[in-house]
Context: one part of a larger RNA
Parts: sequence; structure tokens; C1' cells
RNA sequence: GGCACAUGGUGGAUGCCUAGGCACCUAGAGCCGAUGAAGGACGUGAACGACUGCGAUAAGCCACGGGUAGGCGUUGAAUAGCCAUUGAUCCGUGGAUCUCCGAAUGGGAAAACCCAGCGCGGGUAAUGCCGCGUUAGCACCUGCUGAACACAUAGGCAGGCUGCAGGCAAGCGGGGGAAGUGAAACAUCUCAGUACCCCGAGGAAAGGAAAUCAACCGAGACUCCCCGAGUAGUGGCGAGCGAAAGGGGAAGAGCCUAAACCGAGUACGUGUAAGCGGCCACGCGUUGCGUACUGGGGGUUGUAGGACAUUUGAUCCAGGCUGUGGCUGGCCUGGCAAGAGUUACCAAGCUGAUCGAUAGCGGAAGCACGUGGAACCGUGCACCACAGAGGGCAAUCGUCCCGUACGCGAAAUCCUUCAGCCUCUUGCAGAUGUUCCUGAGUAGGUCCGCUCUCGUGAAACGCGGACUGAAUCUGGGGGGACCACCCUCCAAGGCUAAGUACUACUAGGUGACCGAUAGCGGACUAGUACCGUGAGGGAAAGGUGAAAAGUACCCCGGAAGGGGAGUGAAAUAGUACCUGAAACCGUGUGCCU
Repeated sequence: GGCACAUGGUGGAUGCCUAGGCACCUAGAGCCGAUGAAGGACGUGAACGACUGCGAUAAGCCACGGGUAGGCGUUGAAUAGCCAUUGAUCCGUGGAUCUCCGAAUGGGAAAACCCAGCGCGGGUAAUGCCGCGUUAGCACCUGCUGAACACAUAGGCAGGCUGCAGGCAAGCGGGGGAAGUGAAACAUCUCAGUACCCCGAGGAAAGGAAAUCAACCGAGACUCCCCGAGUAGUGGCGAGCGAAAGGGGAAGAGCCUAAACCGAGUACGUGUAAGCGGCCACGCGUUGCGUACUGGGGGUUGUAGGACAUUUGAUCCAGGCUGUGGCUGGCCUGGCAAGAGUUACCAAGCUGAUCGAUAGCGGAAGCACGUGGAACCGUGCACCACAGAGGGCAAUCGUCCCGUACGCGAAAUCCUUCAGCCUCUUGCAGAUGUUCCUGAGUAGGUCCGCUCUCGUGAAACGCGGACUGAAUCUGGGGGGACCACCCUCCAAGGCUAAGUACUACUAGGUGACCGAUAGCGGACUAGUACCGUGAGGGAAAGGUGAAAAGUACCCCGGAAGGGGAGUGAAAUAGUACCUGAAACCGUGUGCCU
């Protein structure tokens, strides 16, 4: 020095465990904010570094409920001092307080700071000072003022318990909009209207009651799913992209305006005679007529519909108005009748009942012996079960504990459904006639783009820019160039639940999901430490034991660390602590050299 065996050190693999994650399901909830949010800074405890809670009333204050014997949050044991059966701590509901920054909003600023005006109060001899309230902008409304230029308007001032602003995971609508890639290169094309940026809204959003499809038969808003179908198409006809009708399901809901016409108000113009529903008489005259605007009635469709005029039938009562009186006609209000019910159509509440949510409550049944440190194990004999889900307890417990099945419960706040009060709507239908109305810089056209399965193609339909530019029901759009016939629908205004998407958040549950190099980056002081000027990047790190019973006392040593003794089932379980592999480093014995 090597090999073998034994025994250690180092190291932290493996096994076991789980306090944390991951994925999904079912319900709920789906917004918060100038009454100051989200998120922070700084404070706050007897002593307090961090976390949690809270806000100068500061681990808390008040009230009402629940609950029951201990409590003053965690790390974190002890000390001091307190609270509590006159019900504390704790849990729930409602309220009070709530520094400073932050949309941040009195002005400013290098966030958590600096400096003010006004009013009220305190204080001082007086000033300084202190406290409370208030003072940003824009839009809208109201009032008062008020230029150039007379009226007016612009502008200014004041008030408003009017609104907005800022935040938010995914989903949604809109405005913009790539490239890596694929085409085995690459340019049209693809990736893809994706990623990303911006704006906006909601619990969903969007869409939505045919100027739609269809095919000579017909359907009857929209949305979503399955088929149709990888079809028809499109495509350097490459790579690829890729419908619709129709059928089957989920759900189901339809409405309001513009205009014609009637009457009213305001402004302007015109005007002394038209006019004031009709007839007669009286009376009126800023009445009338025209234009514009406003709100009320009316009205909303394609087999055309509506207005107006005439006419037929049918609806009742009361009151009022229509310059006056009479007749006649019309209009309005209320009753009455019918219908509806707060998401559209049409709209604001109150009361009661009720399902539930936010604390909780009751809840069956086992003992003995043996082994062991410990009984849940074994043996013996029992019991409950609408409960043998699960967890804990010194090993594996239906009957020890928490629970579980099942049953019950709310002063307060919220919510579902129902009822009543109540509220709202409607009160006509038809025929004839001719005049009027039925959404205009619109439809359409040309040029240039875009979108649909459609890459300019024979390219319709739809959308946009520029330039143009109709018709008015004997009208207009569509049916894939275009024309005819035929069919079908009615644009240029608007609203609309459900079925559909998602999950930051709350509760319950599930797993041929992970088990500390895994699973979230994060099981632990984690978006921490640390790095970076910054945007940003971003860790490592779990386990004594059933219980600290965490080794009194003695010895060596300066200490560290050991040796005894003691605890414990175990100390080679001693806080560098379960197990304790390998690399690596020793010690002992044997053999070989």
C1' cells in the first nucleotide's frame, strides 16, 4: 500500500409522514370607489423584532344575538399586572372611531411630506400657535350678473346629499394590429384578425323580431349545441383555408318610435279681414294665416299599413270643457269593466307570509383479562346502526373525544317565492273613397380598399374612403354578373329576458393528482432574502419525543466538546435531533506484498 471482515465519522439519498399545493365538480356571489376604493406608509401591546389585528377611541369601543369556564392573537416559554357565572375570552349581525399617502380633489411636491385661504371655537397682553369644518376639475341643472354691438350671445360668480373620475381574475364588444412558423427555400398565401396595445360595458357581454332564407314547396327574431361536412367551395388550385340552406335539440317574447293628422305652448313674419266645429242670435278680436321649435294625443305595416272624409254595427254611468244661450257634435277626467305585474313592452312603493344565507343546538351503542412504555391489538362475553364518512386519542376504536345519519334554531342584516294593498295598460271592429304619410346627402353609381368559403375572379350580397346621387306604393330591396317572368321582403330610428361564456371571490365535495430537487416561485420571515439605475429577475430552507419528561448533581476543559449520573420504550431519539444509502475520510483484526 492492497484485499476482506468489523466498527465509526462525514453526507443527506431512500422509506414513512404532511401543515401546502394541483385539477375538477356542485351551489352561491359576480363588483368596490368622492359617505374617499384597490393598494400602501407610519403608528398601535407593561416590556415587542417579525406576522396578524386595529387606527390617536389604535390586538381595540357600543348595541343586539349565540355560547360557556376560563381568558389577555402567533412566533413564545416565563414575569408583572389585570378581566371573568353581575357571563369575560370567543363566534355572528348592526353601528362608532378610522392618522398620512393613494383617482387624491385647497396649492405644491422627490407618494406617505411642505405651505395656505375662509368660517367657527380655543389660547395669548398681542402676534405666532392649536382644533373642527370647508376650498380641485369636467359635464348637467338652477339662480345672479354680463362684452365687442342695441337686444342677445360668449364670458364671469354662486348653489346642487346631481353625475363622472380610479381599481378589478377570466369571459365579452369595439378601435388598431405583428413576427417566429408552415409552404420542407420564398414573395401571393399561412401563422391570424392570433399575440400584443388602446377604449368600453356587464353579471354576463354581444345578437335579436326579416328590405331574412327558400325555391314555385314553404319557413318565420336572436343565441348556443349535435348533424349537415372536412361536404359545396376557395387556393403560387401549393401549403392550406373552409361555409350555408336543411334536419335534430336547449330556450322561447315580443315591443316602442319617426311621419301623415288633431289640438296646445313659445318665437318670428304677415294681417283689419278672413276667424272663433255646424245652425240661429249676441259677443270677441295680440283671435286668424304662414314658418320653426317643444312637449301631448294619434300611429307602426307588406295578403301592404296608417292618417283624413263618409258610412254600418257595437260600450254603461257621472262630472267638466268647447266665447255666451238653445239644439247638435266633439274632447277631457273619474267611476265601471277587462287585462297585466315591475328585464323590454308601461311604472313607484308598503305590509305580511315563506325557502334560504350570515353564529349555533340535540344526536345511539363496551366492558373485563393478557401482552406492551402506551391498547385502538389478542382472547372472552355484549351493544348501536336512517350513524361502519372522516379526523383525534402513547400501535389498528362503529360503541373514548370531535363528529357522521337524522332532526332543530335567529334579536339583527341580506335574499328567494307567494299573497294583499297598490300600480300600470286598454275600452272598438268593419266597408267605401280619393288626397296625404310610411326614416335622404340615404339607396344606387364610378374609383380605391375591406369582409364573407369567395386570393378580382363571370363576383353578387355586406362594410368603409373619395366623387356623385334617386324613387315615394302605378314605390323600393333581394333571389350570386346582367335582363325578363315569377317568388319574397319593406332599408336608411330604437329597446328586449331565457337558453351561452368565465371564475378573482365564498361554501361544500371529489381525485388510477404531487408528497419537500415533487406539488404553486412560495408547506418555513416568500414575491421574502438577494441581484439590477430601472423595467425586471428571484431563491434556499419541513420532521426530537406519546409527552420537554430538553439531561438536577459530579468530573476533564478557558471554551467548544466530552465522561459519569438522571429522563425516556429507545439518547447511535440530546434541539447540528425519525430513518440515515453512496461518493469521501478513519480505527481495529486477519491475509498478501